Description:
This is a predicted structure of a 1504-nucleotide RNA (small-subunit ribosomal RNA) from an uncultured Gammaproteobacteria bacterium.
RNA sequence: AGAGUUUGAUCAUGGCUCAGAUUGAACGCUGGCGGCAGGCCUAACACAUGCAAGUCGAGCGAAUGAGGGGAGCUUGCUCCCUGAUUUAGCGGCGGACGGGUGAGUAAUGUAUAGGGAGCUGCCCGAUAGAGGGGGAUACCAGUUGGAAACGACUGUUAAUACCGCAUAAUGUCUACGGACCAAAGUGUGGGACCUUCGGGCCACAUGCUAUCGGAUGCACCUAUAUGGGAUUAGCUAGUUGGUGGGGUAACGGCUCACCAAGGCGACGAUCCCUAGCUGGUUUGAGAGGAUGAUCAGCCACACUGGGACUGAGACACGGCCCAGACUCCUACGGGAGGCAGCAGUGGGGAAUUUUGGACAAUGGGCGAAAGCCUGAUCCAGCGAUGCCGCGUGGGUGAAGAAGGCCUUCGGGUUGUAAAGCCCUUUCGGCGGGGAAGAAAAGUCCGAAGCUAAUACCUUCGGGUCUUGACGUUACCUGCGGAAGAAGCACCGGCUAACUCCGUGCCAGCAGCCGCGGUAAUACGGAGGGUGCAAGCGUUAAUCGGAAUUACUGGGCGUAAAGCGCGCGUAGGCGGUUUUGUAAGUCAUAUGUGAAAUCCCCGGGGCUCAACCUGGGAACUGCAUACGAUACUGCAAGUCUAGAGUGUGGUAGAGGGAAGCGGAAUUCCGGGUGUAGCGGUGAAAUGCGUAGAUAUCCGGAGGAACAUCAGUGGCGAAGGCGGCUUCCUGGACCAACACUGACGCUGAGGCGCGAAAGCGUGGGGAGCAAACAGGAUUAGAUACCCUGGUAGUCCACGCCGUAAACGAUGAGAACUAGCCGUCGGAAGCAACUGGCUUUUGGUGGCGCAGCUAACGCGUUAAGUUCUCCGCCUGGGGAGUACGGCCGCAAGGCUAAAACUCAAAUGAAUUGACGGGGGCCCGCACAAGCGGUGGAGUAUGUGGUUUAAUUCGAUGCAACGCGAAGAACCUUACCUGGCCUUGACAUGCUAGGAAUCCUGCAGAGAUGUGGGAGUGCCCGCAAGGGAACCUAGACACAGGUGCUGCAUGGCUGUCGUCAGCUCGUGUCGUGAGAUGUUGGGUUAAGUCCCGCAACGAGCGCAACCCUUGCCCUUAGUUGCCCCCAUUCAGUUGAGCACUCUAAGGGGACCGCCGGUGACAAACCGGAGGAAGGUGGGGAUGACGUCAAGUCAUCAUGGCCCUUAUGGCCAGGGCUACACACGUACUACAAUGGUCGGUACAGAGGGUUGCCAACCCGCGAGGGGGAGCUAAUCCCAAAAAGCCGGUCGUAGUCCGGAUCGGAGUCUGCAACUCGACUCCGUGAAGUCGGAAUCGCUAGUAAUCGCCGAUCAGCAUUUGCGGCGGUGAAUACGUUCCCGGGCCUUGUACACACCGCCCGUCACACCAUGGAAGUCUGUUGCACCAGAAGUAGGUAGUCUAACCGCAAGGAGGGCGCUUACCACGGUGUGGCCGAUGACUGGGGUGAAGUCGUAACAAGGUAACCGUA
Repeated sequence: AGAGUUUGAUCAUGGCUCAGAUUGAACGCUGGCGGCAGGCCUAACACAUGCAAGUCGAGCGAAUGAGGGGAGCUUGCUCCCUGAUUUAGCGGCGGACGGGUGAGUAAUGUAUAGGGAGCUGCCCGAUAGAGGGGGAUACCAGUUGGAAACGACUGUUAAUACCGCAUAAUGUCUACGGACCAAAGUGUGGGACCUUCGGGCCACAUGCUAUCGGAUGCACCUAUAUGGGAUUAGCUAGUUGGUGGGGUAACGGCUCACCAAGGCGACGAUCCCUAGCUGGUUUGAGAGGAUGAUCAGCCACACUGGGACUGAGACACGGCCCAGACUCCUACGGGAGGCAGCAGUGGGGAAUUUUGGACAAUGGGCGAAAGCCUGAUCCAGCGAUGCCGCGUGGGUGAAGAAGGCCUUCGGGUUGUAAAGCCCUUUCGGCGGGGAAGAAAAGUCCGAAGCUAAUACCUUCGGGUCUUGACGUUACCUGCGGAAGAAGCACCGGCUAACUCCGUGCCAGCAGCCGCGGUAAUACGGAGGGUGCAAGCGUUAAUCGGAAUUACUGGGCGUAAAGCGCGCGUAGGCGGUUUUGUAAGUCAUAUGUGAAAUCCCCGGGGCUCAACCUGGGAACUGCAUACGAUACUGCAAGUCUAGAGUGUGGUAGAGGGAAGCGGAAUUCCGGGUGUAGCGGUGAAAUGCGUAGAUAUCCGGAGGAACAUCAGUGGCGAAGGCGGCUUCCUGGACCAACACUGACGCUGAGGCGCGAAAGCGUGGGGAGCAAACAGGAUUAGAUACCCUGGUAGUCCACGCCGUAAACGAUGAGAACUAGCCGUCGGAAGCAACUGGCUUUUGGUGGCGCAGCUAACGCGUUAAGUUCUCCGCCUGGGGAGUACGGCCGCAAGGCUAAAACUCAAAUGAAUUGACGGGGGCCCGCACAAGCGGUGGAGUAUGUGGUUUAAUUCGAUGCAACGCGAAGAACCUUACCUGGCCUUGACAUGCUAGGAAUCCUGCAGAGAUGUGGGAGUGCCCGCAAGGGAACCUAGACACAGGUGCUGCAUGGCUGUCGUCAGCUCGUGUCGUGAGAUGUUGGGUUAAGUCCCGCAACGAGCGCAACCCUUGCCCUUAGUUGCCCCCAUUCAGUUGAGCACUCUAAGGGGACCGCCGGUGACAAACCGGAGGAAGGUGGGGAUGACGUCAAGUCAUCAUGGCCCUUAUGGCCAGGGCUACACACGUACUACAAUGGUCGGUACAGAGGGUUGCCAACCCGCGAGGGGGAGCUAAUCCCAAAAAGCCGGUCGUAGUCCGGAUCGGAGUCUGCAACUCGACUCCGUGAAGUCGGAAUCGCUAGUAAUCGCCGAUCAGCAUUUGCGGCGGUGAAUACGUUCCCGGGCCUUGUACACACCGCCCGUCACACCAUGGAAGUCUGUUGCACCAGAAGUAGGUAGUCUAACCGCAAGGAGGGCGCUUACCACGGUGUGGCCGAUGACUGGGGUGAAGUCGUAACAAGGUAACCGUA
């Protein structure tokens, strides 16, 4: 520091996701040790049990009584004195601290900084005092009530308990005269003196009272800061202030009476929701964000609500009273309780510990002290909860062991890893030793202080005596042995790490993208690897990345985003200059910012670290003081450049009102006139013989204003268009004068605001929602047509929205130009419409700059300033609810649940378009002949079947694989057999091989008989090669599957002219350029131009064949000349033909024209051939997951006595039907009969087969010739000549069937071909539709070949020649293709994409008669405990009084306030609700086709 994900690719926008750090965590797997820290985040839910606050006998009266002493005597008892200890009670101090929790609380809180009107126990300093009396009471005793808790009455008693009196100021009050207010003792010691022998007295210590001061703590007040919601906008009657009384420790409406009517609020009052606050913690570069466990400060609370008492302090966690809920006890009358203290229990929950030890240390309470108490605290226990440290061994060790895994079978890897050998012993285990945490207190001695004192007490020094929960401590050491100690996650990309097997869109994974449908590095397992490590992963949560709320640090033309426009309030901002001030600002200083934390000082201490600890710095803040004065503010002045006013002009569809005008449509009346008009793609509805349309004249009425007219004008926008008049707003120009910042923007607010729509009243010609009819259509509630009502128009009033757009808020300044145009001014020229300068508008292009690009560019989207509005992924949704507005329609404001990983902008390359341009092709057109109808053949589908083997399926499958299924082929079916196999290699044993032959069987096969002994080496024995048989095992075998795992081959677009690259240039980039453009071509063929220059694969040419000529050669070919024959048969010959080798020839080369002086095109000459001469071979980059695993090869999978192999028979030949491709026909351009002529190219020894004979014929016999320019197949046929038939189902046509034969073959039934005789079907030229062909072509005629035993002698395929046409104006249309351009929401690319209703399932949500919680306002009732006030009832120790009585007090009653509770009525939130509304999601549902291309009616916005 970034990365993944939208696209075919790109850039941008924008969301989602990941990598990091962190946690009081939880869960899964695993788990050796130690240190340090932390451990109910949920139910402020309920709690059994134990403990958590007591202490003081040196305050008091009692009781207890160990021990000691004494006395008496009955010698083991009694009495007395002293008295350790223990204890209930009175009294004092402490239970307001410590400990817990975070419910409440958005300020009665907290943080920071201040303030003044206060109180403060214990503590410190100081001054003064502490005199003298009194009356009670608990305990206790007795009586008595109650189950208990707990009381009641009578009597006795003490105090540091209580109450007077005295004293009284530096205290309080004050009318300044004065008045008033306190106390307590106790302990220890003691020389004199006194004594009632208790003591007094004195001293010390400690208490007590009053006052002053301090310290500490607490209370109160102020400012600022401290969550969210405006779908909460108004709140407030003690409310705001004053006066007076009361109250408080104290200020204060704190409270009350009266008076006034204030106070708070868009700088967010009130209300609702949420929440303890802070130091800090966590993250971050920071600014920020999130958070508030542990530690520390503050607050609040203590079962819920209320209340006070006591006290220095409480409205009190382990106090009291009352009410309520709950739990427990009960004798039913009544009582008791409060773990949010420490443990612990139940419950809740994903989840959080022991009913431990000790007061040894630190601290607290009480005490003079010893000491007691202390679940504060210190320790231990549990749990990897976190952080930190250590270990699980080290060295050596290649036969690179075994095993595992993979494998191309060679090996690789695990892997020096293990084993083995040599060492070490941390930690754990066993044993031994062993710190520090301890300082004191007590006691003894000495010294000093106090004192009259050597007591006492305090302090110091020395000695002595002890005090440890942890603890079997830390630490050190001995023993023993590698011994006891490694897992978890991941391995498709992000992201480090790869293979095999299993599975087969299943099971599953997944943070995002996405994997899985038979070869998964993504699932599961294994091997291997990577990362971390006593942990590792997952989940949850926070920050980061996210500049994705942007202060630092974003945007708004088209991506989300400028209010439709103006006026203007608050607010924000504001020209020039002077003086003052010092609020902002800056500087310095001081105070504060608790400690801890973070950071630094490599400070110090634990072996290190975590951790602990010292000091400094820091804590960016707040406050105060003193300064500075540039800028901003404020105050008072100045100026004229901003703004405005005045004067004179100018242009204009600016606005409002009234009047006037002509053209046109329609209607009405009249004339002329006759059969149609109108309308459309074509029609029809409609109008018209009752006279339309057309045409002329006249009239009526409404609406709109042609031409001028213009990227012209005006207006803020909406918008404004005939002419005239009146009223009226703004703008511009010129020059001066005046005012003197008066300005800009503008939340709320107010006004204007197209069309549609609404209300009332008019008006209504044309047009025209709705509606009706006619068409179109599968349908047509549309598009088209004929009609037609609201409406459109006017007046008044509403509505307030538009794609209200420049999709661009307003204002100001600055920053190159060029060319128009409108309004003005100045100057110069002038015959004219000219030129220059300047100013205000309005346009086009363009530099810099900006922008994602497109584009913008002085009219900015550039560079800056000011102010306002708005945006933060898509959908849900501009919707719901609430509120405001509206007559309504509806508008404004405006969410959430849920859901997706995208949605979007600009540009690029393609593809596509019922977009455009150019061009080509038997593409159409022009022609010729066919197919589709018939019969047959053949292939396919379908059906059938035991099987009808398999493949090919639009063009580009269907006379295709198959160049030939009777058996074989053959892969299929039935049946019978074989199991190392029909075939290959290896091993062992035996045997040559081979040939002849019998029996059984359908055959395979089984079982016999006979013949036969080979070749090489070797003396022989024997061995070897080839072959056969048998055996066991490795293996063979498979036309089994996957052509979507593949190679190879092939089809197709298409023989179309295209497809690319290097370098350069342009662009952020995908890409572009080149390859586009102007010409031209069959061609990206060539030329020219050009930021391109070159090159490659294609095109063309080179190759074969054919057409002309030449040369060479002349047998089997040929025959001009010379002989010869039936015949080139033979001699002779090689001129010709021909054969087959090599050459020549054609190149727009020549001429003319056109063209650009080019390429090229047109015409002509010559030539056998003329513009690639004809034909063939040749098929660019690629497309179709095109075809083929059944030609072959091949990965993987599958079968292995069978899916392999052998055999017989059957099937591939079936047959209601459908399609393709062919053949033959339907006839006279013909059939038939007779005669007769002319090819080319092939094939032939398992062969072609002549002559001749037989047969009507197929054929048979026969055997010559030929290994072929020699012989044979072999007859060419159409044609030509002649005869016949005469338009008919025929002398056409030949299917089908019957009979008889021939040939091949082991075999002709299923199932061959052919011959002869007989039979003689459909068919009379073929509907919609559709195919081929442009010249030696179509059409027509025959011939040959491959395959092959036979079968193509009517038919397939390939080849060969014979005869031999017609037509092409042309490119509008159909199909296919090429180039350029345009639009696009397409990119598996139009066979694309995609919208809405309906149906089904699920999900969340709105409405809803209601129902039920919660919370809150108002009104009223009620009123416990308590406090305050009143008091006619009652009771009453201290004081006063001789007494009566009084003062004061208690109880009771009552008034005020008030908790719980109750009633009524509202508000708000929530839950639920029959039914209902829309929404979302969901591989293959229905109906249509709205949008994207001109999307087939351009689309879209508002409205009805």
Rfam family: Bacterial small subunit ribosomal RNA.
Its mean pLDDT, the model's own confidence on a scale to 100, is 84.